[in-house]
A computed fold for a 544-nucleotide part of an RNA from Arsenophonus endosymbiont of Trichobius longipes, annotated as small-subunit ribosomal RNA, 5' domain. The full RNA is in RNAcentral, with records from ENA and SILVA. Model confidence (mean pLDDT): 84 of 100.
Context: one part of a larger RNA
RNA sequence: ACGCUGGCGGCAGACUUAACACAUGCAAGUCGAGCGGCAACUAAAAAAGGUAAAACUUUUUGUAGGCGAGCGGCGAACGGGUGAGUAAUAUAUGGGGAUCUACCCAUAGGAGGGGGAUAACUGUUGGAAACGACAGCUAAUACCGCAUAAUCUCGAGGGAGAAAAGUAGGGGAUUUUAUUUUGUUAUUAUAAAAAAUAAAACCUUGCGCCUUUGGAUGAGCCCAUAGGAGAUUAGCUAGUAGGUAAGGUAAAGGCUUACCUAGGCGACGAUCUCUAGCUGGUCUGAGAGGACGGCCAGCCACACUGGGACUGAGACACGGCCCAGACUCCUACGGGAGGCAGCAGUGGGGAAUAUUGCACAAUGGGCGAAAGCCUGAUGCAGUCAUGCCGCGUGUAUGAAGAAGGCCUUAGGGUUGUAAAGUACUUUCAGUUGUAAGGAAAGUAUUAAAACUAAUAAUUUUAAUAUAUGACGUUAACAACAGAAGAAGCACCGGCUAACUCCGUGCCAGCAGCCGCGGUAAUACGGAGGGUGCUAGCGUUAGUC
Numbered sequence: 001a002c003g004c005u006g007g008c009g010g011c012a013g014a015c016u017u018a019a020c021a022c023a024u025g026c027a028a029g030u031c032g033a034g035c036g037g038c039a040a041c042u043a044a045a046a047a048a049g050g051u052a053a054a055a056c057u058u059u060u061u062g063u064a065g066g067c068g069a070g071c072g073g074c075g076a077a078c079g080g081g082u083g084a085g086u087a088a089u090a091u092a093u094g095g096g097g098a099u100c101u102a103c104c105c106a107u108a109g110g111a112g113g114g115g116g117a118u119a120a121c122u123g124u125u126g127g128a129a130a131c132g133a134c135a136g137c138u139a140a141u142a143c144c145g146c147a148u149a150a151u152c153u154c155g156a157g158g159g160a161g162a163a164a165a166g167u168a169g170g171g172g173a174u175u176u177u178a179u180u181u182u183g184u185u186a187u188u189a190u191a192a193a194a195a196a197u198a199a200a201a202c203c204u205u206g207c208g209c210c211u212u213u214g215g216a217u218g219a220g221c222c223c224a225u226a227g228g229a230g231a232u233u234a235g236c237u238a239g240u241a242g243g244u245a246a247g248g249u250a251a252a253g254g255c256u257u258a259c260c261u262a263g264g265c266g267a268c269g270a271u272c273u274c275u276a277g278c279u280g281g282u283c284u285g286a287g288a289g290g291a292c293g294g295c296c297a298g299c300c301a302c303a304c305u306g307g308g309a310c311u312g313a314g315a316c317a318c319g320g321c322c323c324a325g326a327c328u329c330c331u332a333c334g335g336g337a338g339g340c341a342g343c344a345g346u347g348g349g350g351a352a353u354a355u356u357g358c359a360c361a362a363u364g365g366g367c368g369a370a371a372g373c374c375u376g377a378u379g380c381a382g383u384c385a386u387g388c389c390g391c392g393u394g395u396a397u398g399a400a401g402a403a404g405g406c407c408u409u410a411g412g413g414u415u416g417u418a419a420a421g422u423a424c425u426u427u428c429a430g431u432u433g434u435a436a437g438g439a440a441a442g443u444a445u446u447a448a449a450a451c452u453a454a455u456a457a458u459u460u461u462a463a464u465a466u467a468u469g470a471c472g473u474u475a476a477c478a479a480c481a482g483a484a485g486a487a488g489c490a491c492c493g494g495c496u497a498a499c500u501c502c503g504u505g506c507c508a509g510c511a512g513c514c515g516c517g518g519u520a521a522u523a524c525g526g527a528g529g530g531u532g533c534u535a536g537c538g539u540u541a542g543u544c
Stems, first nucleotide, its partner, number of pairs: 001539004007391006013384002015349001020347003024344003029074003034071002037067002041065003044061006081302003091226006099219002104215003108211003112146001114144002121136006152161003166207006174201009184192003228274003235265003240262008277299004281292004304325005327338004355381001357380003363377001364375004394424004404415004428485001430480005438471001442466009488533005493514003499528005509516002
């Protein structure tokens, strides 16, 4: 896997074939505490309409909560899938030195002063669409100069070169600016004075920014050894082997180029061909071995096929880009779009393999100051006796050894305490109720401490309060009812546990091997009886 059969639960597993083609939905976002803004929603204010007063309606204002699209940052290189390729650029183990490493931890310093753009937006416009073009406007933690800079880089040295960004919160005094109000003096305007509000300077805290060093983590490189088959593959190799110089890389190196030398590998199996992801391990076996590499974990490779680079700390990038190819789709025929070996699902292939489910409650990940958002990772549920394990389908009693069946020497034997009957029990399933644990973070208040000029803000600790569960009709427990709902499959000649009758008559058939069957077949078919295993049992295939 197939055939027959099938009550419950726990744990696990589930396209071995076409790396075949894929409809549909989802699987990578997040940050307004980086920026200009304001499309939608809500609130507020103002104006207009309306009303007896309201309600209400319209318009305006980014003013506030927040936020579509956009610029910018971080992530998207993780997580998830598959095993096509690869017999060595891989893997395992051990060693090495010429390297890089975002975020994180620690270290030493710094964060000065300027500039020009551009998207969004507005206008015009092209196109069927996808998507653009032109003109104008604007911001930044976007971009670019200048300054400064060491223990950084280069250099033998003198020396030369190279950086940055802000934002959010809090604050007492003082200063400046703007707006409003008051009302004294001079009064045409206005100026001085006082008060309030806002912004900035100033101080401070948090997060961020730049350079340096060390660490941690991750990654790149080199060497040795080991692990398939074939000699019906014996020679292979010109960037080939080595050197010098240069280039290139984060980094050693024929990695690349020029020149020079003529080497290098090979029966200890080169080269070629076939097969194959590797390992921890798994199965088997007393072991030695043999076979395998599904689930889980580590590494590698791949992402429609082939090639290429860009961005970036990291990719030559599954859900990014470009080119070529095959295929599919849209088209106004000019041109465009796509990539399930992510999770479900469809067709196809096949002996054969599941739901277009629920939730972010937990664990973990990304972003964020946080609240939080996203997460087909994950947690759960659904399907399947696919495997392993557990439980049940009743228990006790019951001889008139009932009836019926089968056999018979016709006396009886057997099915068989089996049934019926009698007395009990209620696991599991069913109905009803009670009800843990998976939840602590978080938020609010209070207290203390640290920081600080500060009793503010922020952080830490403690206490109190509050709140969060997909699973879930949860597990578990209790009650109720009634033996009530729950047994099959293969075999019975020998090997091999288990025998008679009838039918058939070398026919029909059986068969793993030996072999049965031609008129009394324990071997075919049926029946009764028996044996074995049991929610399974047989068959087939594979392996030891």